Guanidine-I riboswitch aptamer from Paenibacillus stellifer, 114 nucleotides, folded computationally.
RNA sequence: AACAAGGUCUUCUAGGGUUCCGGGCUCUCCUCUGGGGAGUCGGCUGGUCCGAGAGAAGGCGCAUCGGCGCGUUAGUCGCCUUGGUGUACACGGCGGGAAAAAAGCCCGGGAGAA
Numbered sequence: 001a002a003c004a005a006g007g008u009c010u011u012c013u014a015g016g017g018u019u020c021c022g023g024g025c026u027c028u029c030c031u032c033u034g035g036g037g038a039g040u041c042g043g044c045u046g047g048u049c050c051g052a053g054a055g056a057a058g059g060c061g062c063a064u065c066g067g068c069g070c071g072u073u074a075g076u077c078g079c080c081u082u083g084g085u086g087u088a089c090a091c092g093g094c095g096g097g098a099a100a101a102a103a104g105c106c107c108g109g110g111a112g113a114a
Stems, first nucleotide, its partner, number of pairs: 007060006015050002020047002022044001023041008061087007069079003089109001091112001095107003
């Protein structure tokens, strides 16, 4: 320096905006303690929605060490099922993307740094 592996899904959270719901404001109509319609506001707590490589939990997968059962061998090995353990480390722009829009989403374990 190069190659391979370091997995994936679900739910949630940090966070995100404003399509819808709700709420506020303005205008207007009505059967006027309220209700309908239109516009507007996310510097409106919220619901729907989006959502982490470097956040959480769990499932599966993988690795490894066993248990039961079956087959097999000189030694062993294979299959099935089940239990334990492990699944590390990780500073990070600018800019661009999205049929609501934005973001820790995607480009991206990128560029760059150490």
Taxonomically the source falls in Paenibacillus (Bacteria, Bacilli, Caryophanales, Paenibacillaceae).